[in-house]
Context: one part of a larger RNA
RNA sequence: CGCAGGAGUUUUGCGUGGAUCGGCCACUAGUACGAGAGGACCGUGUUGGACAGACCUCCGGUAUGCCGGUUGUACCGCCAGGUGCACCGCCGGGUAUCCGCGUCUGGAUUGGAUAAGCGCUGAAAGCAUCUAAGUGCGAAGCCAGCCGCAAGAUUAGAACUCCAUUGAGGGUCGUUCUAGACGAGGACGUUGAUAGGAGGCAGGUGUAAAGGCAGUGAUGUCAAAGCCGAGCCUUACUAAUUGCCCGAAUGCUUUCGCAGG
Numbered sequence: 001c002g003c004a005g006g007a008g009u010u011u012u013g014c015g016u017g018g019a020u021c022g023g024c025c026a027c028u029a030g031u032a033c034g035a036g037a038g039g040a041c042c043g044u045g046u047u048g049g050a051c052a053g054a055c056c057u058c059c060g061g062u063a064u065g066c067c068g069g070u071u072g073u074a075c076c077g078c079c080a081g082g083u084g085c086a087c088c089g090c091c092g093g094g095u096a097u098c099c100g101c102g103u104c105u106g107g108a109u110u111g112g113a114u115a116a117g118c119g120c121u122g123a124a125a126g127c128a129u130c131u132a133a134g135u136g137c138g139a140a141g142c143c144a145g146c147c148g149c150a151a152g153a154u155u156a157g158a159a160c161u162c163c164a165u166u167g168a169g170g171g172u173c174g175u176u177c178u179a180g181a182c183g184a185g186g187a188c189g190u191u192g193a194u195a196g197g198a199g200g201c202a203g204g205u206g207u208a209a210a211g212g213c214a215g216u217g218a219u220g221u222c223a224a225a226g227c228c229g230a231g232c233c234u235u236a237c238u239a240a241u242u243g244c245c246c247g248a249a250u251g252c253u254u255u256c257g258c259a260g261g
Base pairs, nucleotide, nucleotide: 001152005163006162007161008160009159010158011157015149016148017147018146021049023047025045026044027043033038051106052105053104054103055102059100060099061098066093067092068091069090070089071086072085073084074083075082076081110144111143112142117137118136119135120134169246170245171244172243173189174188175187176186177185194239195238196237197235198234199233200232201231203228204227205226211222212221213220214219250259251258252257
């Protein structure tokens, strides 16, 4: 921009893409078969591999400053206690998140038409013949079935609802996110829990400083302390103010429809 008024929601599916993997073991059964050695078809059940998708309960990573330990040095006048820098200084842990080495799920069943092949009936050709007329079965393959996308499918579809300028709806703006390069998408904007803050909880670290007590002292203890990003719940304290912009009007006809553009 189009889809012959403008919108919101829900859809149909023309088409199109993905997937399609194979193994071991056990039962049937040491059966059929075979002199024996050996050893099945058909059918059934489990299990693991690779691949793919989703997720973070578990396991394991990540988590640039969440907690702690610690070295050197500088500074905060000194002690104590801290802060800066040194690859996040180094080291030990680690929530949310994002991940795999973790967890769950999938390949199927089935139907249709067939290939090679196997048939039935059956003439030409009194027989025979799966084929000439007719007709049946038969593959991991084909078409569906499974999972996505999908009306620019210009053949531009359908349903429901709303709106007629006293205007549906949309945008701008703001607070933002499981969304994101930017647009876009989702949530919310006081009739409010959208983000921050605050309170609580979960969770992390591992027992703060100061002081008391015990000990000559190192240290221990009062004390699961102190501190804490993202998680969960609550709470209008702060910020989402008020606004502004865009936005659907051809004629004739009772109707069907026609004309104009």